[in-house]
The part of an RNA shown here (large-subunit ribosomal RNA, domain II) has 721 nucleotides and comes from an archaeon. The full RNA is in RNAcentral, with records from ENA. Its Rfam family is "Bacterial large subunit ribosomal RNA". Rfam links the family to the GO terms structural constituent of ribosome and ribosome.
Context: one part of a larger RNA
RNA sequence: GCGAGGGAGUAUUUCUUUGUGGCAAGACAAAGUGAGUAAAUCACUGUGUCGAAAGGAAACUAAUUUCCCGCAGAUCUUUAUUGAUUCAGGGGAGUGGUGUUAACUGCGCCAUUAGUCACAGGGAGAUAACCCGAAACCAGAUGAUAAAUUCCUGAGCAGGGUGAAGGCGGCCAACUGGUCGCUGGAGGCCCGAAGCGUUUCUAGUCUAACUGUUCGUGUGACUUGGGAAUAGUACUGAGAGAGUAAUCUAAUCUGGUGCUAGCGGGUUCCUAUCGAAAUAUCCCUAAGGAUAGCCUAACUGGAGAUAGAUAAUAUGGUAGAGAUACUGAUUAGGAAGUAUUGGAAAGAAAUUUCCGGCUUCCUUGUCAAACUCCGAAUGUAUUAUCGUCGUUGAAGGUUGGAGUUGGGGUGGUCGGGUAAGCUGAUCUUCCUAAAGGGGAAAAACCCAGACUGUGAUUAAGGUCCGCAAGUGCUAGCUAAGUGUUAACUGGAAGGGAGUGUUUAUCCUAAGACAAUUGGGAGGUUGGCUUAGAAGCAGCCACCCUUUAAAGAGUGCGUAAUAGCUCACCAAUCUAGGAUAGAUGCCCUGAAAAUUAACGGGGCUAAGCUAGCCACCGAUAUCAUAGAGCACAUGAUAAUGUGAUCUGAUAGAUAGGUGCUUUGGUAGAGUAGAAGCUGGGGCGUAAGUUCCGGUGGAUCUGCCAAAGAUAUGGAUCCUCGC
Repeated sequence: GCGAGGGAGUAUUUCUUUGUGGCAAGACAAAGUGAGUAAAUCACUGUGUCGAAAGGAAACUAAUUUCCCGCAGAUCUUUAUUGAUUCAGGGGAGUGGUGUUAACUGCGCCAUUAGUCACAGGGAGAUAACCCGAAACCAGAUGAUAAAUUCCUGAGCAGGGUGAAGGCGGCCAACUGGUCGCUGGAGGCCCGAAGCGUUUCUAGUCUAACUGUUCGUGUGACUUGGGAAUAGUACUGAGAGAGUAAUCUAAUCUGGUGCUAGCGGGUUCCUAUCGAAAUAUCCCUAAGGAUAGCCUAACUGGAGAUAGAUAAUAUGGUAGAGAUACUGAUUAGGAAGUAUUGGAAAGAAAUUUCCGGCUUCCUUGUCAAACUCCGAAUGUAUUAUCGUCGUUGAAGGUUGGAGUUGGGGUGGUCGGGUAAGCUGAUCUUCCUAAAGGGGAAAAACCCAGACUGUGAUUAAGGUCCGCAAGUGCUAGCUAAGUGUUAACUGGAAGGGAGUGUUUAUCCUAAGACAAUUGGGAGGUUGGCUUAGAAGCAGCCACCCUUUAAAGAGUGCGUAAUAGCUCACCAAUCUAGGAUAGAUGCCCUGAAAAUUAACGGGGCUAAGCUAGCCACCGAUAUCAUAGAGCACAUGAUAAUGUGAUCUGAUAGAUAGGUGCUUUGGUAGAGUAGAAGCUGGGGCGUAAGUUCCGGUGGAUCUGCCAAAGAUAUGGAUCCUCGC
């Protein structure tokens, strides 16, 4: 992992609520006793419990029926769905009881009558309390045959090296001596077997820590056999939180114990109706609760309700705007003032002048979430009209049951942030809990809200192929494979004699623009400056003449000249040209790591712009048949109506199916029960029925009662493979 079997809201009790039934101002036992039986059951018993009265802490005091409105119903009436009467329940007023108080015209609670017992369903509390799951805590026992430390008694350490003290002798010497030689054999000394350890490497699971290799130690704080001692908040520890029997930051076993878990996982048949929330407040609270909000069911209620539109009347201080309308910030200039503000100049000094600083005023230029003299749109409230919903019963109310309090996305408007698939707020809508079609693929983008069949028509989006439908039509643009992307899913500033459209001005057959040929001169090398300065380093001026035209010179160049060129003119040529702006498409700007993305093929339209006609395309819409649900009549049957009913997680409510046992009743079965298996019917479904095979002895319908009652999940349990 697979298969089979097992496997999770149960029981008692208290409270509460709903339904059904009995009796009712009362209702009812239990224990017990008696009768009786297979079990049942029947009779007696009212001690007791709840109710019939409340208020008050208590002392204590203590509720008689009244009136009005009015739904359903009933009765009468009307052409009518009309009107009237009476109106249970319902609503209001009044009155009463009691407490408070000196006293309430006050305030609080209560009164105008329904309970109780049994059974069944929902919920809550206490108990193991739907099942499984801790780490822990406490108590009592059991452990030192392993590893820790200690004690007792034993055992072990090849061989080699080094050569301390001491001793003896010689010499110096006569000191508490020195020195040399020999001797000697010390040491937590050295090398290294056994032993002990375990630094490294290798194999890679062999080992629940081994083997090999390498390494450390190897007469000592050494190693080791046997026997003893010390233990669980305790021991032992050269101290690592190490060790205390494969268990240690508190052993093991048993018990408390089914500890507790706001945490994790799991929680078993069907259908029908409705259908949430991820918010607010409080909480040692933010993984959870309580209350409110939102959902559901029942009852009640009896006529209005209101998401939309328009208008009127109120309300507001945002967007914007503003600045002698305040607070605060802020540019430039002017005027005046300045004994106690800095500096400069002149002067012998007094002093004068000038430039700043500060204050006030004037002019000028800018700002603000925590500025406002102003001030929208939108919004909110009320009212009116329209719309929508409502007697097939709305709004409101009461009660039972919940779940939710981790949310998220698009769009609009904002706060924070450089920004974010970021974060916070608000309005909306969707996902969550929504399937279907489209967007290549896809939670929330577009279309559209799926009861079941059948047939048709459209939406979004598409129509060259894959792939259903146009190689459709008209007119343009693009040459970049630009593009073939609604958004999600990028392309800027800047640049472009790429090309289309358009506006304005100017030149042009008296010949433009471009090109080619020729000219482009003289005074003069202008003056100054300079070593030089001659159109062309720099400064000043920029005239005159000859001319078709030619600057005291546009650029290159020279040391300075020279030289080349331009402006300007003529000729040749022949038809449009120049400048500036607006705009469409396009180009550039444009860099990422395996080849790679229009979704792909491919496409010059099958791209882009403007328009038109067809067609395809969904669970949408329409038609038709059926089911359910709701409502009406006349009951759950039957008939009718439904434009305004039929998705759904958590969840609420209703009705069904299956299993086991018991009772009643009716049956089946060796001429073949159950079970298993293959097939045919029926039912929306859970399921059920029939036939064949297998099997070989029990089984079933209906009416009830009861439950250890439904499995695919739980790293579920057991067995098998």

Its mean pLDDT, the model's own confidence on a scale to 100, is 82.